Context: one part of a larger RNA
Molecule: large-subunit ribosomal RNA, domain VI
Organism: Bacteroidales bacterium
C1' cells in the first nucleotide's frame, strides 16, 4: 500500500509446521497348551534416547562482591590504605546465563481403511466375505495434542468498546528492560515507584579500623564484626518538564 470511514482490544481457522520412539521387571502365572521349552491378552512399576520449560535442590559461571597472601612503588614515616604484576596468585560467592540439575512430554478417544477375520447371500436349488448388502480390522491415512496463522486479496467475525475533527488513536522525547545489533517489543512518565539514591530485608564473605583487657611478643578477646553487585519490599530525595508532529469533511 491493500484489507472502502478512522482506531483500541479480543478472536475464528483455510492453511502450514511440530510431536509421534523404546527396554527391562513384576502381577495375572510356573498358570492355560504343551514330551520339553513357554506364552498371548490385560493390569502395575521403573528405566533409555529425544524434546520443551525452569533454577527450588546439586554443581558450574560470576574481570565493579568478601577475605587471605608474595614483590614493587607510592600516600613524609609507623599503623592504615592505593597502583602494577594474565583478575598477581589464592578460598569462597548474590543476581544472570546455565547441565551433568528439577519438573513435565509423546495418554486417552472418534472416523475412513489396508492385509486380514467374518455376518448374510445369489449368478450356480449345493458351495462361497461379494457380485447388491452388513460388521470388525494397523505404530500407517483424517482428526486428537502443541505452535504460527486473515496479504485466507476468498483480505473473515465481535449485540466488545472508543471517535466524529483543536477527535479517538499513535509517534516524536525522557526514565527504562521481562526486550535487544539497529528498527522493533515491553514497562512507566507527577493521577507516578521506570531507573538512580536511600531505608529495611534477603544473600555473600567472615570477625574491619582505632582503642580497651590478656600476654614478653607472635596473638588472642571486647565483636555474628565490618564491608558487599545485578535480589525482594518500601520510600518521590534525583531524573522522567512543557511541548511538537501524524492523524483528518467521505461512494463515510
Nucleotide at each position: 500500500c491493500g484489507u472502502a470511514g478512522g482506531a483500541u482490544g479480543u478472536u475464528u481457522g483455510c492453511g502450514a509446521g511440530g510431536a509421534u520412539c523404546u527396554g527391562a521387571c513384576u502381577c495375572u502365572a510356573g498358570u492355560a497348551c504343551g514330551a520339553g521349552a513357554c506364552a498371548u491378552g490385560g493390569g502395575g512399576u521403573u528405566g533409555g534416547a529425544c524434546u520443551a520449560a525452569c533454577c527450588u535442590c546439586u554443581g558450574g559461571u560470576g574481570u565493579a562482591u568478601c577475605g587471605g597472601u608474595u614483590g614493587u612503588u607510592u600516600c613524609g614515616u609507623c599503623a592504615g590504605g592505593g597502583g602494577c604484576a594474565c583478575a598477581g596468585c589464592c578460598g569462597a560467592g548474590u543476581a544472570u546465563c546455565u547441565a551433568u540439575g528439577u519438573u513435565g512430554g509423546g495418554a486417552a478417544g472418534g472416523g475412513a481403511u489396508a492385509a486380514g477375520c467374518g455376518c448374510u447371500g445369489a449368478a450356480a436349488g449345493c458351495a462361497u466375505c461379494u457380485a447388491a448388502g452388513c460388521a470388525c480390522g494397523a505404530a500407517g491415512c483424517c482428526u486428537a495434542c502443541c505452535u504460527c496463522a486473515a496479504g485466507a486479496u476468498g483480505a473473515g467475525a465481535c449485540u466488545a468498546u472508543c471517535c466524529c475533527u483543536a477527535a479517538a488513536g499513535g509517534g516524536u522525547c525522557g526514565u527504562u528492560g521481562g526486550a535487544g545489533a539497529u528498527g522493533a517489543c515491553a514497562a512507566c512518565g507527577u493521577u507516578g515507584a521506570u531507573a538512580g539514591g536511600c531505608a529495611g530485608c534477603a544473600g555473600g564473605u567472615g570477625u574491619a579500623a582505632a582503642g580497651g583487657c590478656a600476654g614478653u611478643a607472635a596473638u588472642g578477646u571486647c565483636a555474628a564484626a565490618g564491608c558487599c553487585a545485578a535480589g525482594c519490599u518500601g520510600u518521590a530525595c534525583u531524573a522522567a518538564u512543557u511541548g511538537c508532529c501524524c492523524g483528518g469533511a467521505a461512494u463515510g